Small-subunit ribosomal RNA from an uncultured Gammaproteobacteria bacterium, 1493 nucleotides, folded computationally.
RNA sequence: AGAGUUUGAUCCUGGCUCAGAUUGAACGCUGGCGGCAUGCCUUACACAUGCAAGUCGAACGGCAGCGCGGGAGCAAUCCUGGCGGCGAGUGGCGAACGGGUGAGUAAUACAUCGGAACGUGCCCAAUCGUGGGGGAUAACGCAGCGAAAGCUGUGCUAAUACCGCAUACGCCCUACGGGGGAAAGGGGGGGAUCUUAGGACCUCUCACUAUUGGAGCGGCCGAUAUCAGAUUAGCUAGUUGGUGAGGUAAAGGCUCACCAAGGCGACGAUCUGUAGCUGGUUUGAGAGGACGACCAGCCACACUGGGACUGAGACACGGCCCAGACUCCUACGGGAGGCAGCAGUGGGGAAUUUUGGACAAUGGGCGCAAGCUGAUCCAGCCAUGCCGCGUGAGUGAAGAAGGCCUUCGGGUUGUAAAGCUCUUUCGGCGGGGAAGAAAUCGCAUUCUCUAAUACAGGAUGUGGAUGACGGUACCCGAAUAAGAAGCACCGGCUAACUACGUGCCAGCAGCCGCGGUAAUACGUAGGGUGCGAGCGUUAAUCGGAAUUACUGGGCGUAAAGCGUGCGCAGGCGGUUUCGUAAGACAGACGUGAAAUCCCCGGGCUCAACCUGGGAAUGGCGGUGGAAACCGGUGUACUAGAGUAUGGGAGAGGGUGGUGGAAUUCCAGGUGUAGCGGUGAAAUGCGUAGAGAUCUGGAGGAACAUCAGUGGCGAAGGCGGCCACCUGGCCCAAUACUGACGCUGAGGCACGAAAGCGUGGGGAGCAAACAGGAUUAGAUACCCUGGUAGUCCACGCCCUAAACGAUGAAUACUAGAUGUUUGGUGCCAAGCGUACUGAGUGUCGUAGCUAACGCGAUAAGUAUUCCGCCUGGGAAGUACGGCCGCAAGGUUAAAACUCAAAGGAAUUGACGGGGGCCCGCACAAGCGGUGGAGCAUGUGGUUUAAUUCGAUGCAACGCGAAGAACCUUACCUGGGCUUGACAUGUCUGGAAUCCUGCAGAGAUGCGGGAGUGCUUCGGGGAAUCAGAACACAGGUGCUGCAUGGCUGUCGUCAGCUCGUGUCGUGAGAUGUUGGGUUAAGUCCCGCAACGAGCGCAACCCUUGUCCUUAGUUGCCAGCGGUUCGGCCGGGCACUCUAGGGAGACUGCCGGUGACAAACCGGAGGAAGGUGGGGAUGACGUCAAGUCCUCAUGGCCUUUAUGUCCAGGGCUACACACGUGCUACAAUGGCGCGUACAGAGGGAAGCCAAGCCGCGAGGUGGAGCAGACCCCAGAAAGCGCGUCGUAGUUCGGAUUGCAGUCUGCAACUCGACUGCAUGAAGUCGGAAUCGCUAGUAAUCGCGGAUCAGCAUGCCGCGGUGAAUACGUUCCCGGGCCUUGUACACACCGCCCGUCACACCAUGGGAGUGGAUUGUACCAGAAGCCGUUAGCCCAACCUUCGGGAGGGCGAUGACCACGGUAUGGUUCAUGACUGGGGUGAAGUCGUAACAAGGUA
Repeated sequence: AGAGUUUGAUCCUGGCUCAGAUUGAACGCUGGCGGCAUGCCUUACACAUGCAAGUCGAACGGCAGCGCGGGAGCAAUCCUGGCGGCGAGUGGCGAACGGGUGAGUAAUACAUCGGAACGUGCCCAAUCGUGGGGGAUAACGCAGCGAAAGCUGUGCUAAUACCGCAUACGCCCUACGGGGGAAAGGGGGGGAUCUUAGGACCUCUCACUAUUGGAGCGGCCGAUAUCAGAUUAGCUAGUUGGUGAGGUAAAGGCUCACCAAGGCGACGAUCUGUAGCUGGUUUGAGAGGACGACCAGCCACACUGGGACUGAGACACGGCCCAGACUCCUACGGGAGGCAGCAGUGGGGAAUUUUGGACAAUGGGCGCAAGCUGAUCCAGCCAUGCCGCGUGAGUGAAGAAGGCCUUCGGGUUGUAAAGCUCUUUCGGCGGGGAAGAAAUCGCAUUCUCUAAUACAGGAUGUGGAUGACGGUACCCGAAUAAGAAGCACCGGCUAACUACGUGCCAGCAGCCGCGGUAAUACGUAGGGUGCGAGCGUUAAUCGGAAUUACUGGGCGUAAAGCGUGCGCAGGCGGUUUCGUAAGACAGACGUGAAAUCCCCGGGCUCAACCUGGGAAUGGCGGUGGAAACCGGUGUACUAGAGUAUGGGAGAGGGUGGUGGAAUUCCAGGUGUAGCGGUGAAAUGCGUAGAGAUCUGGAGGAACAUCAGUGGCGAAGGCGGCCACCUGGCCCAAUACUGACGCUGAGGCACGAAAGCGUGGGGAGCAAACAGGAUUAGAUACCCUGGUAGUCCACGCCCUAAACGAUGAAUACUAGAUGUUUGGUGCCAAGCGUACUGAGUGUCGUAGCUAACGCGAUAAGUAUUCCGCCUGGGAAGUACGGCCGCAAGGUUAAAACUCAAAGGAAUUGACGGGGGCCCGCACAAGCGGUGGAGCAUGUGGUUUAAUUCGAUGCAACGCGAAGAACCUUACCUGGGCUUGACAUGUCUGGAAUCCUGCAGAGAUGCGGGAGUGCUUCGGGGAAUCAGAACACAGGUGCUGCAUGGCUGUCGUCAGCUCGUGUCGUGAGAUGUUGGGUUAAGUCCCGCAACGAGCGCAACCCUUGUCCUUAGUUGCCAGCGGUUCGGCCGGGCACUCUAGGGAGACUGCCGGUGACAAACCGGAGGAAGGUGGGGAUGACGUCAAGUCCUCAUGGCCUUUAUGUCCAGGGCUACACACGUGCUACAAUGGCGCGUACAGAGGGAAGCCAAGCCGCGAGGUGGAGCAGACCCCAGAAAGCGCGUCGUAGUUCGGAUUGCAGUCUGCAACUCGACUGCAUGAAGUCGGAAUCGCUAGUAAUCGCGGAUCAGCAUGCCGCGGUGAAUACGUUCCCGGGCCUUGUACACACCGCCCGUCACACCAUGGGAGUGGAUUGUACCAGAAGCCGUUAGCCCAACCUUCGGGAGGGCGAUGACCACGGUAUGGUUCAUGACUGGGGUGAAGUCGUAACAAGGUA
């Protein structure tokens, strides 16, 4: 410090997610030791049991229990407070600390800083005093009540308990004269004196009274700061203030009476929700954010609510009273209790420990002291966290075994192990063994007090005692590598890969995403990576996140500028100067507790941890200073702003008039059959006279031309002409005011269209509606009608893509060029030119921007102010409020859900977008298919099997260039199991040939012949048989694991690269443009220059000529001839097959740009690629093929292999494709007759001759071929016949008889003859081929092949028609445009409905919580009053009084109750929309002109 994720790719915006640190954690797996910390975050839920606050006999009377002593008694035992002591009691102090918890509390709290009107036990200092009396009462005794808790009566007694009296420096009150008010003793010691023998007395000490001061502590007040919500905007009646009184320790409405009417609030009152606050903790670079366990400070609370008492202090955790809930005891009458103390229990929960030890230390209470203390110190439990240590170290290659992988070679685990040599921490055993503990205390010396060498206190020295932890830390000894490693992860982010299993299953997942048969992503294993006594997961916080942006973001199109203006508050504000000092600045000071963090040291062996010192603590406060800046006050100015004067332009606004054109309607004239409307029609109007045309009239609305990226206005908006009223703007020159300014939350005003209310008006247009069309439908688009409305007046509504998607104001920052409207200058006076304002446009520099773009009218550079945004959806919705007559507007969420949604640009693809161009693409023609019969292939069906594959073009006479057996893969049945076939090992036999029996055959059982080569030792090559094991075999699966081959777009003209340049980038450029071509063919231009694969050419063939060579070919001339190139001869010619020539837009003319090229012409056998073929770029279709072959993986192995026989692939209601033959006279039939090319031939082609009607048979000559054979070419031509007929057309089908091939023609061959003679008379919708030697037509040959062709591949013969042209259909190429597509239009995608699930709104209501108001009621208690009853201290005149208590009563008030509101939560029949879900239904709204933008 970043990374992953939107896309085909890119940049940006933007969310989600990850890597880090942390925790009072929990869970899973695992677990050796120690140190230091931490440990109910949930039910402030309920609690059994024990302990947690007592102490003092040196305050007191005493003596229940224990011990001692004494006495009595034989003893049991009894008596005895005499002693140690001490239960209970009186009294004092403490119990208000310490310990716990965080419910409440948003300010009666806390933090920081200040303040004045207070209190204070114990402590410190100082001063004074402590004299003398009195009356009671617990305990105890007796009696009584009660289950208990407890209570009552009576009698005795003490005090540091209680009450007077005296005294009063100071204290309190005061009218300043005066008045009031205290105490307590205890203990130690003791010389003199006295004594009732106790003591008095003296002294010391503790205690006590009064007062003052202090320290510390506490109470009160103020300022500042302290969470969220405005869908909480008004709150308040003791409320705000005053006077007086009361009350308090104390100021104060704290309380009361009276008076006044105030007080708080947008700088957020009130209300609601949440919450103890802080030091700090955690994170972060910081600023910030989140939190407030442990430790420390403060606050609040103590079962819930209320209350006071006591006291220095409480409204009191382990006190009291009352009310309530709960629990317990009970004799039912009544009582008792409060773990949010320490342990512990139940419950809740994912979850949090022992009913431990000790007061040894530290601290606290009481006490002289010993003593009490669940505070505390320790121990126990838990890997909860942090820190440290260990589980060994060295050596060790045969790279062991085993595991895993493997290309079978090996690799890896791996120096790892074993082995050898060492060490012994920790743990275990044995032994030793601290520090924490020196005070109090004793003794000695000394000082103070003192009469005192007593006592007491202080100091010094010295002595002894005291340890829970704990025989712990630590040290030593001996023994043994001995007892001690796991967890997570390994697709990317993110370090780390293989095998097997699984097969969208099981599962994983933080995000992206893995899994549908080769998963580095699931599970397991091997290996690896990371951390390590831990490791992962979950939860939570901060970070990354500049993703709330103060530091540090944005708003044209991504989310985001209010529709526009005016303007209160607020914020900001020109120049000059004097003073001020609130802000800001800087100095010293106070404070900012300690701990924490940081720095430097120290102590535990180190560290964690502990500890000393320092620094820091952003803050707050007062104080002295300075006066530039900001603020406030004053002075002056004119550049901002405004006013006056003179001009100017304008659809600026309002009102009233007025004009013409047009539409419609009405009346009349002329006139006749249609008009109107559309893509085409129809509805509609018209013979009752329309439409057309002419004349006249009525009425309403809108204002053509001018008219313009022209004008005006804040925006909405404004358009005939005239008048009136009225707002703003601009220019020029002067004068004046003197900052009067800018912005603007709330507020106010304006605000298109539609809509609403009332009243008018209504020509045209026109929602709704009706009809006609279109359509599958058409509640639409189109047509004919047509009502609200549109218009006017008044009143509402208040929204728009109210847009420049761009808030207002000011300043600055290159230019060029239009236009509107002012002003000025110049001249040559024009249709001129230069300058300067205010507007309004275009282009453009710098700069900005993600890009597009903006660019003085900024989206540049800056300042001020306002508004707004923070992922998409849910949703601008719900609820609530406000506004509205309503429609609705405004303000404005959440649950839930997704990992995206989005902007700009790029490349493609696509478009019922555009432009250009091509192709038998259409058109023009010729011939077909589709109808018939048959052949053949396919689908379907059937079957034991009908083997398999191919399926739009690009499957279907395709694989198959040929299924009777074989082929053959299928079916049935019968056999074999190292196998039909290959290699290796062993044994035997050469091989091989002939043959019998059984069987359908495979096969089984036999018989015979034969003994090879040789260096003679045997071995080897080949072959056969047998045995066992490795293995063979598979037309079994996967063409979506593959190679190879092939089809297709398409023989279309395209597809790319290097360097350079442009762009942030994807990419672009080149390859686009102007021409041209069959062509990215060529030329020109150009930030491109070159190059490659394609095109073309080179190749084959054909067309002309030349040359070479003439046998089997040929025969012009010569000769012969049986008249056949037959022979001699020749090779001229044809031909054959080698080599050459030829054609290149080369030449001429024209067009074009002086180019490329095109058009025409000449010559030529051939002319613009001469014809044909071969040749197929980058790529597309997961196209086809595992059944040609090869091949990964999987499957099978007495079978999915192999052999055999038979059957099937040939089935047949049907459908389709491809063909053949026809339907006839351009023909059929008969007779005669002519002319090819290219091929094939030895298990072959087969001549002549003969036989057969024929298929064929026979025969055997010739030929491995320019020689022989197949082999007669046919259409054609000549003659004849048929005469439009289902025929002399057509030949299917069937019968009979044959031929040939073959082991075999039944299923299931071809052919022949005779006979039979079906459909069919030119074929619906639709559809195919072809542009010249082509179509059409005619025959011939070949491959396969024993036989079998209408198929396929070739060959020649005869031989046309048509193309105006590119509008349309199909396909393709280039450029451009739009796009929400990229699996790319066979795309994407919207809404209703149906089903399931989820959250949510409304809802008659129902239940709870909380709160307001009014009223009732009123416990305990304080206060007030008190006439009833009672009473020891004091006074008394003895009657009583003072004073007190009980009781009664008044005020206040908790719980409770009644009524009625508010807020909120839960729930609710039914209901509304929303979200999500696998391939549901209906349509097709959007994206292309998305087919109506």
The prediction has a mean pLDDT of 85.